[in-house]
Context: one part of a larger RNA
RNA sequence: GCAAGAAAACUAGAAACAGAAAGACUGGGGGAGGCGUAGUGAAAGCGAGCCUGAUAAGGGCGCCUGCCCGCAUUGCUACGCGUAAGCGUUGCAGGCGGGUGUAUGAUCGCGUGGACAAGACCCGAAGCCGGACGAGCUACAUAUGAGCAGGGUGAAGCGAAGGUAAAACUUCGUGGAGGCCCGAACCCACGAGCCGUGCAACACUCGGGGAUGACUUGUGUGUAGAGGAGAAAUUCCAAUCGAGUUCGGCGAUAGCUGGUUCUCUCCGAAAUAGCUUGAGGGCUAGCGUCGCGGAAGUAGGGUCGGGAGGUAGAGCUACUGGAUGAGAAUUCGCGGGCAACCGUAGGAUUUUCAACCAAACUCCGAAUGCCCGAUACCCGUACCGCGGCAGUCAGAAAUCCGGGGCUAAGCUCGGAUCUCAAAAGGGAAACAGCCCAGAUCGUCAUCUAAGGUCCCCAAAUCUCUGUUCAGUGGAAAAGGAAGUGAAGUUUCUCAGACACCUAGGAGGUUGGCUUAGAAGCAGCCAUCCUUUAAAGAGUGCGUAAUAGCUCACUAGUCUAGAGACUUCGCGCCGAAAAUGUAACGGGGCUAAACAGAGUACCGAAGAUACGGGAUUCUUUCUUGCUUGCAAGAAAGAAUCGGUAGGAGAGCGUUCCUUGUGCGCUGAAGCGUGCAUCGCGAGAUGGCGUGGAGCGCAGGGAAGUGAGAAUGUUGGC
Numbered sequence: 001g002c003a004a005g006a007a008a009a010c011u012a013g014a015a016a017c018a019g020a021a022a023g024a025c026u027g028g029g030g031g032a033g034g035c036g037u038a039g040u041g042a043a044a045g046c047g048a049g050c051c052u053g054a055u056a057a058g059g060g061c062g063c064c065u066g067c068c069c070g071c072a073u074u075g076c077u078a079c080g081c082g083u084a085a086g087c088g089u090u091g092c093a094g095g096c097g098g099g100u101g102u103a104u105g106a107u108c109g110c111g112u113g114g115a116c117a118a119g120a121c122c123c124g125a126a127g128c129c130g131g132a133c134g135a136g137c138u139a140c141a142u143a144u145g146a147g148c149a150g151g152g153u154g155a156a157g158c159g160a161a162g163g164u165a166a167a168a169c170u171u172c173g174u175g176g177a178g179g180c181c182c183g184a185a186c187c188c189a190c191g192a193g194c195c196g197u198g199c200a201a202c203a204c205u206c207g208g209g210g211a212u213g214a215c216u217u218g219u220g221u222g223u224a225g226a227g228g229a230g231a232a233a234u235u236c237c238a239a240u241c242g243a244g245u246u247c248g249g250c251g252a253u254a255g256c257u258g259g260u261u262c263u264c265u266c267c268g269a270a271a272u273a274g275c276u277u278g279a280g281g282g283c284u285a286g287c288g289u290c291g292c293g294g295a296a297g298u299a300g301g302g303u304c305g306g307g308a309g310g311u312a313g314a315g316c317u318a319c320u321g322g323a324u325g326a327g328a329a330u331u332c333g334c335g336g337g338c339a340a341c342c343g344u345a346g347g348a349u350u351u352u353c354a355a356c357c358a359a360a361c362u363c364c365g366a367a368u369g370c371c372c373g374a375u376a377c378c379c380g381u382a383c384c385g386c387g388g389c390a391g392u393c394a395g396a397a398a399u400c401c402g403g404g405g406c407u408a409a410g411c412u413c414g415g416a417u418c419u420c421a422a423a424a425g426g427g428a429a430a431c432a433g434c435c436c437a438g439a440u441c442g443u444c445a446u447c448u449a450a451g452g453u454c455c456c457c458a459a460a461u462c463u464c465u466g467u468u469c470a471g472u473g474g475a476a477a478a479g480g481a482a483g484u485g486a487a488g489u490u491u492c493u494c495a496g497a498c499a500c501c502u503a504g505g506a507g508g509u510u511g512g513c514u515u516a517g518a519a520g521c522a523g524c525c526a527u528c529c530u531u532u533a534a535a536g537a538g539u540g541c542g543u544a545a546u547a548g549c550u551c552a553c554u555a556g557u558c559u560a561g562a563g564a565c566u567u568c569g570c571g572c573c574g575a576a577a578a579u580g581u582a583a584c585g586g587g588g589c590u591a592a593a594c595a596g597a598g599u600a601c602c603g604a605a606g607a608u609a610c611g612g613g614a615u616u617c618u619u620u621c622u623u624g625c626u627u628g629c630a631a632g633a634a635a636g637a638a639u640c641g642g643u644a645g646g647a648g649a650g651c652g653u654u655c656c657u658u659g660u661g662c663g664c665u666g667a668a669g670c671g672u673g674c675a676u677c678g679c680g681a682g683a684u685g686g687c688g689u690g691g692a693g694c695g696c697a698g699g700g701a702a703g704u705g706a707g708a709a710u711g712u713u714g715g716c
Stems, first nucleotide, its partner, number of pairs: 039046002049061004066100006073094004078089004121259002124256001128249006139223009148213001150182003153178001157174006186210003190207004225241001227237003234243001262650006272285005286392002288389007298382001300378002302375006313364001314362002320358003324354009333344004395420002398417007425436003440612004445608003451602003454587003460599001462598006473589001479573002483570010501556004506530003511525003536551001540549002613640013651705001653702010669689004674685004
């Protein structure tokens, strides 16, 4: 002094004050070196040139180049004057000075796009190498222990008896050998079943093999990976073995597979060439995009003019070849003939006539396309140069022209075009590549395309003229057929056709031959004559052969068309397949099928109409400043499908800085069938929950955006 407290020491934390170094900011000075100012050559080097080269050639790489003004002067050009020399003026080139271009070139810093080297967008091998850890599983070895019920067989040896000269030998007994036998424990694993998300990452059940042995087994120990061990199987070495396991090298490498995260806007490919130990990879070019510069109607299209060329077609006595028919000549062969010569299925050559063929034939020869030029046409940059960044190098169908193939393939290779790829919408029933047509957004508006208009299903049961009867339409060939329609040629026909009906269909003669027979009618030859209105030496059936029936042919009757052929249209047959009609999308259709003509309507994300948005360009205006740029507004025009990819503008997340705010009267987070704003990524507010932190604006930095990776971790 303080007081049921007080004081001291030690100590956590806080505040205040002081403050070194590192660091930050600012000013001044210095500044090695780097880049640029000159190139070229391998270099020494030389240098507005250098290299190559014998070269002074040629070639390669470089230098020299804007605009304006002034001054002096040289050369050239043009014009004027002059007879000319020359003079004057204009223009071009060269020289000097200044200005401008222009804070431009150049250089430096920051950001950003790419290249190269590093793990280089992420994940992923099998493997290679090094050091360690392993023989408690298993293999073999080693040391020391342990185990093997019971039964059977009965080796050698020994003994006795017999036997012998002695032996040998024989018998009986004894004996108790053996990778011996049967069979438990124990060990193994041959067969089958069972199990096969099991009891079990190799088990269980019933049988099987060995079981005194090269047996089985306990414990200790040894051999280690470029290795060990192995009665040997690439078998074992801890559920791992053609080289254990573990950690490290290591983020090995992976021309391979997978994955790769917010929004909106503009443009938008390629799947080809050359080279490649190249072929599913790359490099350069081609094709895309962005920037800068240039820009002439440049590029593209139309029209016109000129040109090169040998395809399609055609042709071949125009070549080179091929190839058919008919004839001729010569010759070979064959036959005949003494010979001349004649004949002749065949061969060769030549030739006449006729009709043909050709990628590697052409006396010819297009259309398109290509090149050049012109243009009073269309088209407004689509063109050219330089530079940044790519992606693409597996293409597919369709149509046409070709090669290969089988004038096979959803085949393959080349050329041209087109669509898909990277394209939605309408049609084709469904259907990347076919037909129509290119989606900026909205509309309960209009017109169309392909294709459709009886119902499903929007729109004609529309009009006219024909065809088809087969459900043809709504799958197919050679071939077949009095299906039916149209066009045409031809024959017969009132002097009576065609068809039916009535009648005739005869005689020589049973023609000759052949034959058992052969009479019209098995076959061969011939196929005449007569009577007739007409009638075959017979069209078919028939007979053993005749017979018989019938036809051709004729007359009558009847009456008006009848027969044959060609071409075209539409139909018919040919026509059998597998779950169920099943070859119109279905119902169903005789048109609701097919052909021709016509009118109307439906029909798309096309076009139009009316609105909204974005991009680019042009014009005008406003604002800003660094005075020719940027931003904004209005009007007009054009454009706005999109994969790989290029370019642009934004949203959101975490943190830093400067400024400025919100919050227990409720921050973040979470929920919300709430409201508003933005094309969108998203933003703001309300309400509820929650209970202590959190925004906004300018600038900055990134571990910055997930739905996929047999992803990772946790949960269910």
A computed fold for a 716-nucleotide part of an RNA from an activated sludge metagenome, annotated as large-subunit ribosomal RNA, domain II.
Model confidence (mean pLDDT): 82 of 100.
It matches the Rfam family "Bacterial large subunit ribosomal RNA". Rfam links the family to the GO terms structural constituent of ribosome and ribosome.
RNAcentral holds the full RNA, with entries from SILVA.